[in-house]
RNA sequence: GCCCACGUAGCUUAAGUGGUAGAGCAGACGAUUCGUAAUCGUCAGGUUACCGGUUCAAGUCCGGUCGUGGGCU
Repeated sequence: GCCCACGUAGCUUAAGUGGUAGAGCAGACGAUUCGUAAUCGUCAGGUUACCGGUUCAAGUCCGGUCGUGGGCU
């Protein structure tokens, strides 16, 4: 330099053919316990990397930029 894949909550990640952004762990609060841990319940946490396009509607489709990983020379 060229090619491919990926980027969603603090972390790991889901989201069928474009149609309500979810889960687990971590966190806060509560229950349980003499107390702690474990367990259970509730709550909070998201500019879906960024910019633009298509569309009634984009995490998803298209173009570009950035980043990470891999391959080729």
The RNA shown here (transfer RNA) has 73 nucleotides and comes from a Candidatus Omnitrophota bacterium. The source organism's lineage runs through Bacteria, Pseudomonadati and Candidatus Omnitrophota. The prediction has a mean pLDDT of 82. Its Rfam family is "tRNA". Rfam's curators write: Transfer RNA (tRNA) molecules are approximately 80 nucleotides in length. It is annotated as a transfer RNA. The RNAcentral record of the sequence draws on ENA.